The RNA shown here (transfer RNA) has 71 nucleotides and comes from a Candidatus Woesearchaeota archaeon. Its mean pLDDT, the model's own confidence on a scale to 100, is 82. It matches the Rfam family "tRNA". It is annotated as a transfer RNA.
RNA sequence: GGGCGCAUCGCCAAGCGGUAAGGCACGAGGCUGCAACCCUCGAAUCCUGGGUUCAAAUCCCAGUGCGCCCU
Numbered sequence: 001g002g003g004c005g006c007a008u009c010g011c012c013a014a015g016c017g018g019u020a021a022g023g024c025a026c027g028a029g030g031c032u033g034c035a036a037c038c039c040u041c042g043a044a045u046c047c048u049g050g051g052u053u054c055a056a057a058u059c060c061c062a063g064u065g066c067g068c069c070c071u
Base pairs, nucleotide, nucleotide: 001070002069003068004067005066006065007064010024011023012022018054026042027041028040029039030038047063048062049061050060051059
């Protein structure tokens, strides 16, 4: 210098154009004499900036970070 892949809640992780599952952790409530266990409920506009579209985590472009390969 060239190519490929990945980036989603505190952590792990689904999603494949129609408005974000689940687990752990956390918070609130219930239960309990107090806790633990258990039960119910709650929170993410998806790495950043643009573009396409009625609609984008999803497609396109550029950038950033990480990983791998080639020279």